This is a predicted structure of a 350-nucleotide part of an RNA (small-subunit ribosomal RNA, central domain) from an uncultured bacterium. The RNAcentral record of the full RNA draws on ENA, Greengenes and SILVA. Rfam family: Bacterial small subunit ribosomal RNA. Rfam links the family to the GO terms structural constituent of ribosome and ribosome. Its mean pLDDT, the model's own confidence on a scale to 100, is 88.
Context: one part of a larger RNA
RNA sequence: CUGGGCGUAAAGCGCGUGUAGGUGGUUCCGUAAGUAGGGCGUGAAAGCUCCCGGCUCAACUGGGAGAGGCCGUAGUAAACUGCAGAGCUAGAGGAUGGUAGAGGGAGGUGGAAUUCCAGGUGUAGUGGUGAAAUGCGCAGAUAUCUGGAGGAACACCAGUGGCGAAGGCGGCCUCCUGGACCAUUCUUGACACUCAGACGCGAAAGAUAGGGUAGCAAAUCGAAUUAGAGACUCCGGUAGUCUUAUCCCUAAACGAUGCGGUUUAGGCGUCGUCGGUUUAAUCACUGUCGGGGUACAAGAUAACGCGAUAAGUCUGCCUCCCGAGGACUACGGCCGCAAGGAUAAAACUC
Numbered sequence: 001c002u003g004g005g006c007g008u009a010a011a012g013c014g015c016g017u018g019u020a021g022g023u024g025g026u027u028c029c030g031u032a033a034g035u036a037g038g039g040c041g042u043g044a045a046a047g048c049u050c051c052c053g054g055c056u057c058a059a060c061u062g063g064g065a066g067a068g069g070c071c072g073u074a075g076u077a078a079a080c081u082g083c084a085g086a087g088c089u090a091g092a093g094g095a096u097g098g099u100a101g102a103g104g105g106a107g108g109u110g111g112a113a114u115u116c117c118a119g120g121u122g123u124a125g126u127g128g129u130g131a132a133a134u135g136c137g138c139a140g141a142u143a144u145c146u147g148g149a150g151g152a153a154c155a156c157c158a159g160u161g162g163c164g165a166a167g168g169c170g171g172c173c174u175c176c177u178g179g180a181c182c183a184u185u186c187u188u189g190a191c192a193c194u195c196a197g198a199c200g201c202g203a204a205a206g207a208u209a210g211g212g213u214a215g216c217a218a219a220u221c222g223a224a225u226u227a228g229a230g231a232c233u234c235c236g237g238u239a240g241u242c243u244u245a246u247c248c249c250u251a252a253a254c255g256a257u258g259c260g261g262u263u264u265a266g267g268c269g270u271c272g273u274c275g276g277u278u279u280a281a282u283c284a285c286u287g288u289c290g291g292g293g294u295a296c297a298a299g300a301u302a303a304c305g306c307g308a309u310a311a312g313u314c315u316g317c318c319u320c321c322c323g324a325g326g327a328c329u330a331c332g333g334c335c336g337c338a339a340g341g342a343u344a345a346a347a348c349u350c
Base pairs, nucleotide, nucleotide: 003322004321005320007304008303012318014201015200016199017198021194022193023192025088026087027086028085030083031082033081034080035077036076039073040072041071048066049065050064051063052062053061054060091191092188093187094186095184096183097182098181099180103177104176105175106174107173108172109171110154115149116148117147118146119145120144121143125136126135162169163168206247207246208245209244210243211242215241216240220236222234223233258317259316260315261314263312267294268293270291271290272289274287275286276285277284299306323350324349325348332343334341335340
């Protein structure tokens, strides 16, 4: 350098923005770097192929002829790629008018419930379990009513419903703010796709400092169970869970399926537009673009399953894999306050 792969067998970076690089729509003109035909040069010897010869043959070896890649050179060609120039509008962006949404940030606010506090009624239990006990309770609990405090989460609506790149997002209101979709074909004129490094985001747990703490609850204290019980069950309960600032950077971060584009039967239901038919207006029917589902044709697949949201088909670019263990390890440097993270072997064994 070459091969085959990556849903479940090893393998898609957790997700994005984007530099270098790779790749790139359509028409005309030019150029000739790539490219193509031939010419010339070069292509030592040995080797290789063919012919002839020498060792009794062969290997080996002597002589002759030939071949091939790379390379250089002047010139020819101009389809394709590149480069230069001029255009186009189907890609991409913009504009105008609309639409839906738990998209993000900040501030405010509401009711239900739990707990606690005060008071009223009221009396002996309550709570919990498989059964109990620890616990709470005559210093008046549990139950019930009234008032108050505080924190956290938002029942119903709620839906294989919506939004977001992913993580994720759910009471209501206001402000700030990102993206998407549809319609019009008005505008720019290839401005594009992917992306090594880089940069940013990144559940939960964890960390530092300050605040907060209702409920829940690692650790922990008890009660049980048991041969034991370091558990499962029960009574308590601290970090934590909440918040501000800053770290950490990992997950079965999953669709275990990278991103973009081309193309290939239909059916059913659903969310958001915009048309048409219909209606007084809805409803309904029908078409269209975009999303999210379902069972399937062809096809591909080891099968399971996939099947226009492909794992079919063709294509551009990137990550990654190469028997099992040792090993999501050691060492080294890098990052981190730490916990640890990312990178990542070998001996040896089978």